This is a predicted complex of two RNAs, RNase P RNA and transfer RNA, with 442 nucleotides together.

């Protein structure tokens, strides 16, 4: 100079005019009230207001609720050795194997010496086999064994290849999810059919009738409804349960935003990553705010003009060409995309820019 | 917001414990007909949604994107 690799990191900026949502404060009106407080509108001032992926919902978890009670079972994940983490399929160190000329990048990376199973076509043969070609044994022949080779395939007797094939080892994992789930208000027909359950057994009424329903009471047992994909067992709670169909409402509050939080330094650790300190608050909507326009600028593409220094050409005054750089106008563009309980990771979308590396290949010059 | 199901000929759907994928209707070409339905014959047709990845091979196995579709509110 080109071309790559790794890590990081930005992802418009300013001022105007109009306009939203959410928090405080204030002020007018109105409702309560004896008033204070307290609530409704609206208004005005001041604070704040998207993201590196808020996205896919693909893993892990807080967090709430089912009566997560224990044990199996069946079902689902991970898999090299260490380590980090609240956890993980994440990160990080080292082995290994594959790819790359190389920086470096990728890897579900345990076990086909516990059974099963499958190996399309080629090929004698896919484990149950011996065609072909040479060699040596053995034999009288036919034939037989051994050992190497060629040839097919991914794979060729070698304990053959596959476990993102059943499985087997080891280790994890209850489920379902803020529409979770908790409270207040307000309306309906507090409704109808079906399935279980309140045992047995006693009393008592009642109906229909001579043993059966139904209601109340006692009683106590584990035969029995009920465990938020499902089987099973055991031991325990409870008087209610489950489905389907119809009715009513479309309010309002809590969860709901300070958190495994961010930011700077100091220290340990190869590092991920941990600890001590110091400062900081940084959205909480509910048909769902973060926004519209206008000027300035800045960025990137394209065109044009101009110019120093390179290079070619004609010529030797200087002129004509072209290519990077700068500078000036013009035109156009300025990604992906948007919180909804919150976190930690992973993949996926991204128009362009910047850092950083005692990374790397290539060609040229000294 | 959260859940779960599918994506295979023109349509509706099967094949999925891997080996170049089939039915029914629809379409076509023929026969019957005077001509048409009906009926009989016969035949074509696929990026198996799109991309890695495991295998010797992938519609099937496993990951990730894209599209469709369905449930899930309180109250008594």
């Nucleotide at each position: 100079c080109g071309a790559g690799g790794c890590g990081a990191u930005c992802g418009g900026a300013c001022g105007g005019u109009c306009g939203c949502g959410c928090g405080c404060u204030c002020g007018c009106u109105c409702c309560u009230u004896c008033a204070c407080c307290g609530g409704a509108c609206c208004g005005a001032g001041c604070g704040u207001g998207a993201g590196g992926a808020a996205a896919g919902u693909c893993c892990g978890a807080g967090c709430u609720c089912c009566g997560c009670a224990g044990c199996g079972c069946a079902g689902g994940g991970u898999g090299g050795c260490g380590g980090g983490u609240a956890a993980c399929a994440c990160c990080c160190g080292c082995c290994c194997g594959c790819c790359g000329u190389g920086a470096g990048g990728c890897g579900a990376g345990g076990a086909c010496c516990a059974g099963u199973g499958c190996c399309a076509c080629a090929g004698u043969g896919a484990c149950g086999a011996u065609g072909c070609c040479g060699g040596c044994c053995c034999a009288u022949c036919a034939g037989g064994g051994c050992c190497g080779g060629a040839g097919u395939g991914a794979a060729a007797c070698g304990c053959g290849g596959c476990a993102a094939a059943c499985u087997c080892c080891a280790c994890c994992c209850g489920g379902a999810g803020c529409a979770a789930g908790g409270c207040c208000a307000a309306a309906u027909a507090g409704g109808a059919g079906g399935g279980c359950g309140c045992a047995a057994c006693c009393c008592g009424g009642c109906g229909c009738a001579u043993g059966c329903g139904c209601c109340g009471g006692g009683g106590g047992a584990c035969u029995g409804a009920g465990g938020u994909c499902g089987c099973g067992c055991u031991g325990c709670c409870c008087a209610g349960c489950c489905c389907u169909c119809g009715g009513g409402u479309c309010g309002g509050c809590c969860g709901c935003u300070c958190g495994a939080g961010c930011c700077g330094u100091c220290g340990g650790g190869u590092a991920a990553c941990c600890g001590g300190c110091g400062g900081c608050c940084c959205a909480g909507a509910u048909g769902g705010a973060u926004g519209a326009c206008c000027g300035u600028c800045g960025c990137c593409g394209c065109g044009c003009c101009g110019c120093c220094c390179c290079g070619g050409c004609g010529u030797c005054a200087c002129g004509c060409c072209g290519a990077c750089c700068c500078g000036g106008c013009g035109c156009g563009g300025u990604a992906c995309a948007g919180a909804a309980c919150u976190c930690g990771g992973c993949u996926u979308a991204c128009a362009g820019g910047u850092c950083g590396c005692g990374c790397u290949c290539g060609c040229u010059g000294g | 917001g959260g859940c779960g199901g599918g994506g295979u000929a023109g349509c509706u759907c099967a094949g999925c414990c891997g080996g170049u994928a089939g039915a029914g209707c629809a379409g076509c070409g023929g026969a019957c007909u005077g001509a048409a339905a009906a009926u009989c014959c016969g035949c074509g047709u696929g990026u198996c949604c799109c991309c890695a990845g495991u295998u010797c091979g992938a519609u099937u196995c496993u990951g990730g994107g894209c599209c469709c579709c369905g449930c899930c509110a309180c109250c008594a």
Background: It holds a member of the Rfam family "Bacterial RNase P class A". Gene Ontology terms of the family: ribonuclease P activity, dimeric ribonuclease P complex and tRNA processing. Rfam classes the family as a ribozyme.